[in-house]
RNA sequence: GUGAAAACUUUAGCGCUAGCUCUUGCUUGUGAAGCAAGAGGACGAGGAAGAGGUUGUCGAAUUAUCAGCGGAUGCCUCUCGGCUAAGCCAUAGUCGAAAAAAGCCGAUAAACCCGCAAGGUGACUUGUGGAACAAUACGGUUUAUAAAUGGCA
Numbered sequence: 001g002u003g004a005a006a007a008c009u010u011u012a013g014c015g016c017u018a019g020c021u022c023u024u025g026c027u028u029g030u031g032a033a034g035c036a037a038g039a040g041g042a043c044g045a046g047g048a049a050g051a052g053g054u055u056g057u058c059g060a061a062u063u064a065u066c067a068g069c070g071g072a073u074g075c076c077u078c079u080c081g082g083c084u085a086a087g088c089c090a091u092a093g094u095c096g097a098a099a100a101a102a103g104c105c106g107a108u109a110a111a112c113c114c115g116c117a118a119g120g121u122g123a124c125u126u127g128u129g130g131a132a133c134a135a136u137a138c139g140g141u142u143u144a145u146a147a148a149u150g151g152c153a
Base pairs, nucleotide, nucleotide: 001008002007014070015069016068017067019066020040021039022038023037024036025035026034027033028032043059044058045057049079050078051077052076053075054074080096081095082094083093084092087152088151089150090149091148101143102142103141104140105139106138113130114129115128116127117126118125119124
């Protein structure tokens, strides 16, 4: 969110649409405009300790993924918590209960593309097959026996 309920589905690139683009019908003064009803308007990866703030991560694609609104797991500050050899505290650094960083290496994303099927007068929508291609994160490895300062016991 749907449903009477049981339950099912979805849950953040997510939802929406007054601009804009497109379709069909009607009308008119017919290369067009107006009206009506519709269609489109983010492709996956990844992401939640608490509060506040905030124009909010990563890449793929490139005819609007434009523009706008709402939301939001990001980021910042403070608090809490972990780690930095052994108990605790403060400071500093870094992270978030999988609780350091950087370099290098590894690894079947989806859309797109090539097809098929279903629905629609149509724009277009839904499903499915094939063949590819990322970065963050993750795994491995190197720095490397990683690495603090002060205080209390």

GlmS glucosamine-6-phosphate activated ribozyme aptamer from Propionispira arboris, 153 nucleotides, folded computationally. Its mean pLDDT, the model's own confidence on a scale to 100, is 78. Lineage of the source: Bacteria > Bacillati > Bacillota > Negativicutes > Propionispira. It matches the Rfam family "glmS glucosamine-6-phosphate activated ribozyme aptamer". Gene Ontology terms of the family: regulation of gene expression and catalytic activity. By type it is a riboswitch. About the family: This entry contains a glucosamine-6-phosphate activated ribozyme that is found in the mRNA for GlmS. GlmS is an enzyme that uses fructose-6-phosphate and glutamine to generate glucosamine-6-phosphate.